[in-house]
RNA sequence: UCCUUAUCCGGAGUGACCGAGGGAUCUGGCCCGAUGACGUCACAGCAACCUGUCCUUAAAUUUUAGGGAAAAAGGUGCUAACUCCCACCCCAAUGUUUUGGGGAGAGAUAAGAA
Numbered sequence: 001u002c003c004u005u006a007u008c009c010g011g012a013g014u015g016a017c018c019g020a021g022g023g024a025u026c027u028g029g030c031c032c033g034a035u036g037a038c039g040u041c042a043c044a045g046c047a048a049c050c051u052g053u054c055c056u057u058a059a060a061u062u063u064u065a066g067g068g069a070a071a072a073a074g075g076u077g078c079u080a081a082c083u084c085c086c087a088c089c090c091c092a093a094u095g096u097u098u099u100g101g102g103g104a105g106a107g108a109u110a111a112g113a114a
Base pairs, nucleotide, nucleotide: 001114003112004111005110006109007108008107013043014042015041016040017039021032022031023030028085029084044079045078046077049075050074051073053069054068055067056066057065058064059063083106088103089102090101091100092099093098
């Protein structure tokens, strides 16, 4: 970098440094930001994807696979707003240009493969 699978309406911030844009992309909106955003670092926290622990079921005969629980030790991740909302397709309603629902695409994260 690419591919596969799973999840994405929940949760969790302070300090220091920096100094102007930022919220992935494109469209429209909306929002954050000199009362210092974004970013970096430190500490703290959240969560439970993988490892590990315990229970359980089935194969099987000490391993494999499935299910469940607790915890937060290890590997990641995350800590404004639903992935901030919309965009493309379909359905429903409607005051006819809006609303609601579903899906696709894109993205993020984890695990695995190349």
The RNA shown here (SAM riboswitch aptamer (S box leader)) has 114 nucleotides and comes from a Deltaproteobacteria bacterium.
It was read from a public genome assembly, where an Rfam model found it.
Rfam family: SAM riboswitch aptamer (S box leader). Rfam's curators write: The SAM riboswitch is found upstream of a number of genes which code for proteins involved in methionine or cysteine biosynthesis in Gram-positive bacteria.